Model confidence (mean pLDDT): 81 of 100. A computed fold for a 1486-nucleotide RNA from an uncultured bacterium, annotated as small-subunit ribosomal RNA. It matches the Rfam family "Bacterial small subunit ribosomal RNA".
RNA sequence: GAUGAACGCUGGCGGCGUGCCUAAUACAUGCAAGUCGAACGAAACUUCUUUAUCACCGAGUGCUUGCACUCACCGAUAAAGAGUUGAGUGGCGAACGGGUGAGUAACACGUGGGCAACCUGCCCAAAAGGGGGGGAUAACACUUGGAAACAGGUGCUAAUACCGCAUAACCAUAGUUACCGCAUGGUAACUAUGUAAAAGGUGGCUAUGCUACCGCUUUUGGAUGGGCCCGCGGCGCAUUAGCUAGUUGGUGGGGUAAAGGCUUACCAAGGCAAUGAUGCGUAGCCGAACUGAGAGGUUGAUCGGCCACAUUGGGACUGAGACACGGCCCAAACUCCUACGGGAGGCAGCAGUAGGGAAUCUUCCACAAUGGGCGAAAGCCUGAUGGAGCAACGCCGCGUGGGUGAAGAAGGUCUUCGGAUCGUAAAACCCUGUUGUUAGAGAAGAAAGUGCGUGAGAGUAACUGUUCACGUUUCGACGGUAUCUAACCAGAAAGCCACGGCUAACUACGUGCCAGCAGCCGCGGUAAUACGUAGGUGGCAAGCGUUAUCCGGAUUUAUUGGGCGUAAAGGGAACGCAGGCGGUCUUUUAAGUCUGAUGCGAAAGCCUUCGGCUUAACCGGAGUAGUGCAUUGGAAACUGGGAGACUUGAGUGCAGAAGAGGAGAGUGGAACUCCAUGUGUAGCGGUGAAAUGCGUAGAUAUAUGGAAGAACACCAGUGGCGAAAGCGGCUCUCUGGUCUGUAACUGACGCUGAGGUUCGAAAGCGUGGGUAGCAAACAGGAUUAGAUACCCUGGUAGUCCACGCCGUAAACGAUGAAUGCUAAGUGUUGGAGAGUUUCCGCCCUUCAGUGCUGCAGCUAACGCAAUAAGCAUUCCACCUGGGGAGUACGCCGGCAACGGCGAAACUCAAAGGAAUUGACGGGGGCCCGCACAAGCGGAGGAACAUGUGGUUUAAUUCGAUGAUACGCGAGGAACCUUACCCGGGCUCAAACGGGAGUGGAAUGGACCAGAGACGGUUCAGCCUACGGGCCGCUUCCGAGGUGCUGCAUGGUUGUCGUCAGCUCGUGCCGUGAGGUGUCGGCUUAAGUGCCAUAACGAGCGCAACCCCCGCCGGCAGUUGCUAACGGGCAAUGCCGAGGACUCUGCCGGGACUGCCGCCGCAAGGCGUGAGGAAGGCGGGGAUGACGUCAAAUCAGCACGGCCCUUACGUCCGGGGCGACACACGUGUUACAAUGGGCGGUACAGCGGGAAGCCAGGCGGCGACGCCGAGCGGAACCCGAAAGCCGUUCUCAGUUCGGAUCGGAGUCUGCAACCCGACUCCGUGAAGCUGGAUUCGCUAGUAAUCGCGCAUCAGCCAUGGCGCGGUGAAUACGUUCCCGGGCCUUGUACACACCGCCCGUCACAUCAUGGAAGCCGGUCGCACCCGAAGUAUCUGAAGCCAACCGCAAGGAGGCAGGGUCCUAAGGUGAGACUGGUAACUGGGAUG
Repeated sequence: GAUGAACGCUGGCGGCGUGCCUAAUACAUGCAAGUCGAACGAAACUUCUUUAUCACCGAGUGCUUGCACUCACCGAUAAAGAGUUGAGUGGCGAACGGGUGAGUAACACGUGGGCAACCUGCCCAAAAGGGGGGGAUAACACUUGGAAACAGGUGCUAAUACCGCAUAACCAUAGUUACCGCAUGGUAACUAUGUAAAAGGUGGCUAUGCUACCGCUUUUGGAUGGGCCCGCGGCGCAUUAGCUAGUUGGUGGGGUAAAGGCUUACCAAGGCAAUGAUGCGUAGCCGAACUGAGAGGUUGAUCGGCCACAUUGGGACUGAGACACGGCCCAAACUCCUACGGGAGGCAGCAGUAGGGAAUCUUCCACAAUGGGCGAAAGCCUGAUGGAGCAACGCCGCGUGGGUGAAGAAGGUCUUCGGAUCGUAAAACCCUGUUGUUAGAGAAGAAAGUGCGUGAGAGUAACUGUUCACGUUUCGACGGUAUCUAACCAGAAAGCCACGGCUAACUACGUGCCAGCAGCCGCGGUAAUACGUAGGUGGCAAGCGUUAUCCGGAUUUAUUGGGCGUAAAGGGAACGCAGGCGGUCUUUUAAGUCUGAUGCGAAAGCCUUCGGCUUAACCGGAGUAGUGCAUUGGAAACUGGGAGACUUGAGUGCAGAAGAGGAGAGUGGAACUCCAUGUGUAGCGGUGAAAUGCGUAGAUAUAUGGAAGAACACCAGUGGCGAAAGCGGCUCUCUGGUCUGUAACUGACGCUGAGGUUCGAAAGCGUGGGUAGCAAACAGGAUUAGAUACCCUGGUAGUCCACGCCGUAAACGAUGAAUGCUAAGUGUUGGAGAGUUUCCGCCCUUCAGUGCUGCAGCUAACGCAAUAAGCAUUCCACCUGGGGAGUACGCCGGCAACGGCGAAACUCAAAGGAAUUGACGGGGGCCCGCACAAGCGGAGGAACAUGUGGUUUAAUUCGAUGAUACGCGAGGAACCUUACCCGGGCUCAAACGGGAGUGGAAUGGACCAGAGACGGUUCAGCCUACGGGCCGCUUCCGAGGUGCUGCAUGGUUGUCGUCAGCUCGUGCCGUGAGGUGUCGGCUUAAGUGCCAUAACGAGCGCAACCCCCGCCGGCAGUUGCUAACGGGCAAUGCCGAGGACUCUGCCGGGACUGCCGCCGCAAGGCGUGAGGAAGGCGGGGAUGACGUCAAAUCAGCACGGCCCUUACGUCCGGGGCGACACACGUGUUACAAUGGGCGGUACAGCGGGAAGCCAGGCGGCGACGCCGAGCGGAACCCGAAAGCCGUUCUCAGUUCGGAUCGGAGUCUGCAACCCGACUCCGUGAAGCUGGAUUCGCUAGUAAUCGCGCAUCAGCCAUGGCGCGGUGAAUACGUUCCCGGGCCUUGUACACACCGCCCGUCACAUCAUGGAAGCCGGUCGCACCCGAAGUAUCUGAAGCCAACCGCAAGGAGGCAGGGUCCUAAGGUGAGACUGGUAACUGGGAUG
């Protein structure tokens, strides 16, 4: 884009179209094929006309008044004519029109031809005829049987029904002659024989007849319609490869309208097939339709052409035509009627019904038009057709209003609360009237024909009639419809889908991996533009979406227009039939090719153009087109065919060359093993280490001799040979191929190659040998969690030979064969030819191989590159997403193993290639770090402290959980803190802000109950409206939450890591991701620097700048210092004084590989170098790149969203956070003599101090208490300890160790019970240096010793943060462990190795294979039975009208019977195919 569509939601009108795609399922009811009386007989009926008779009645006339006559109406009867109806005989039609697509893979269809092998009713043209007879039979009447359907008998009758006869040919058959063609043959003439009809119908007249029209018979031609034959064209499967007996052909007979094995007898043995026979599956074919740029692909509704079919199967009859939709016979199934004996039926005609289904209409009107049948015609019939109805099923058109209108209304939605948007949209005002409603007017479609009248033409002797013209008459289903006019009212008329990307269009709320969405990717786990709803927006619009199907995009089956080294794809290799392709020249031909002409290629459709409906859809006219087929004329370059020639392709000859080419026979040495013997003694062997094994019965080792089998060291080489597989000692015999030179010979003999044939490693198989070594299986020993393995000791098939199979490999260059062309350079193998050379050689050219590098070119890239994966040609093989699967089934091969050919269901959205960046590796290289090593001291064992887990509990609040949680948040839980639990209270609230209203007017005190919060009682004072407030109550808006989400966040922090990295601009390279820079060499603590360099620069990091310590200088000296001077003293900078010193604290200096030597290109390195307080970063700190861990924290704070609101808020008392079988982390104290106790004695620094630090004195054993000076501090307070000196203890659970417990106290605090610290007396536990394992530290460090501070009433501090005192040991080195950096390599990883991922097992679901069987379907074969029926035979026995016949009979026919064939049916053995099945196999998904 499209549809015969369906479904969901919605729905105003009109025009034109379309409408059972499924059950070719079954059908109630009605209709769909009749007509002709101008073919015929008989009958019925009504009306009309005429005539006749009769009856009644009326009128009139005559008049004898009751008789006659006349007329009209009406009735009856009879006859004749006209008309109508249904049945029958007869004619024509019923073979058309209408339906359906089951069957059919076929001359069924399409297209083009042929029929010298044919038919053709009605129609047209032409010629001729139309004479004269006969016998019946329906109807009808009577009757028989039957329920009916129907059948029979007797009798009568007609014809355009039927049957003879006459006549006739140009007709048929046979023969003769002439001419012709295309083989059979055709045409013409003649002869012989044979063959017709309705004396009909109607009309007219001048009526014994004539004439017009229609009909009839014969013949010829035409037209129309058909029949048969042929070329070409259009489906799938080869897992269908062979099929065929009337089969192929011939002869004779038969048959047909007609050729023909169409049929039959005989003869021959053919015919078809890889260019796909046969079989199976599917299917009506075409014009055309949809799509596509086209080539194509798909389809075959409506319309048109052809075919086939009519419940299923078979058959013929009639006829011009059928093997017949609304005919017949038979069989079968089904339905209906029945009196049970028998009968009837066929909607795939139009409506309609049931059923099936996602799904497809009215039991309508009319023959007015078009067409058909019959008829002379009027006319009749016509579910063809014309119309209407139903259905948005499709296409097309119209409308649902137009203009003005900002207070940007109300309302909705969102909001940053300002506003924005729906939105000129609405309202309002002014218009219009398409459609609608009402009323009125009102078509075209009608031409022809008929009836009547007039006239004319032809014809006739003439008329009628006929034809034409004119006048007149009649006929419309649709339909009072289209259309037009008037009036009326904006009134009655908009939805559907979408809004994450593709793809136009975004927000809010709800939901919370639920509910749901989804075409693909995917969305949803509490802030969803993706679900649902709303607002808004986008798209289309009386429709919009969804589903289904087809084409396109898809160059994704590639003719146009693809590929095959690594993505899927080159056959393992060669030979070679068919096939395809094929060198140079000349000539011929004209099959291909090109070109001109002619015929066909129906109409409709498509296209162009013109026209008609108001437009369009739609319809009409004209013209193209239809890429095709056939016939014919021409051209001759190319391809093909014929003929001739050539030599360059190919081959042969001659002369040479190399070689693990092949086959057979022989032969050689080394080694291994075994045997024999000698020597010799205790081990050998084997491994990572061992053991099994061998050995005192003498091994291994060694020496000599012998046996046997297998393989051939060195040479040996990206060397050689071969088609590939492959081939390696030496010799001989036989033998294949290749190369070089030459140019004698042949003269395109060539290339490729489906099938086919041959060869084809290893393993394997069969038979028979052989077997030294090696060695599947197997055994034992090890290893291991296990070890059906790797390792070891043994060891059988096998490996070897002969013969025969197998036929596969990563059979690989993952690269088919052949030919030609396209830069170079350099090895090497085998030849040849020049040059030079005494020789060895060297050099140039060339051919054939075999390698490397590399240009152009190619390639997705990698790469290939004269040995192409380049540029071209030819031929073959193969590929078309992954899995299922090289599986199943089937067939072929094989002894087997197995091989070859080789699917589908189902499932996934990928699988794959090459390259890139990372990450990773029990990959490599280089380097670093207390990483290891070397050391020192610890942890892990004990007791206790503290944190955590677990458990417990009313609660043991919460968070932190590898490194990077666990003396962490917490730098200090008795109450408070406090978030937890129990209980008791409050609800605008415990506190706070604002607004409004109201009351009192501020406020303060006391008492009672109670655990308290709080509740209750009571007292006192009180204003003023100058003005400042206070309290209570009510109400509203805010509150409050340590409730949730650190995975919504800010901020802050940890860690990798103080590791040296992380990037950018421009340029360059690459299709791109990306790379380069940033790599390489050297160097550094460092991406620190130097050199080199398609890179040149730059940024964040490194370093430096900052702080502290170490040296010096300057400045400044109080509370610090005291050298000199003076004073004083307890002999103390105490005082005067001083700035020299120490110190304090501000500013500077100093260190930079600067100097020297050596090494180095440089950067830089080295040196117990100099100098220096300090030397190569002087020591320490602060400082933490891009980023990682969704790392930590909503409980520090802040904050989005959600949640609670008499509670998840808030207040109070008590409890808990302190529990305790246990486990872990971090610490303290120890286990002692380098120590403990006691006594004496020496030396710091940081820092703190007012509800404080506290000197000193007194009391107390002590904690501490009382009194009390100084100090808000360089001034006062804060006793340093280890150390040193002396003494004691003497190796013990101790004079070690101090837990635990008892008693007595002190202090803080409202309060030490849960639950504080400290003191004293007493008690005196474990513990004697700690398993596996593990931590810290490289110098003023570890270790050890004490001191201070924060928090703080006090303190559970042994913690944390600082300070100083004493003060070591060790580092060979980078193999290993851990972590890290750079380069490189592999990768199937990218959530990145804590990755990915394989198989079994268990469970569930799905599809599928096998399977004892069971149930079907289709097909052919054989046999049995054999309906109807044609043909044939018979028909002497039954029957018979036409002809013959002196009447008996004959001719002929019918019935009946037989035979062939045969539908349905039956039986049997099969083939193919489907369903199902216990059980079973693998597969897929979860």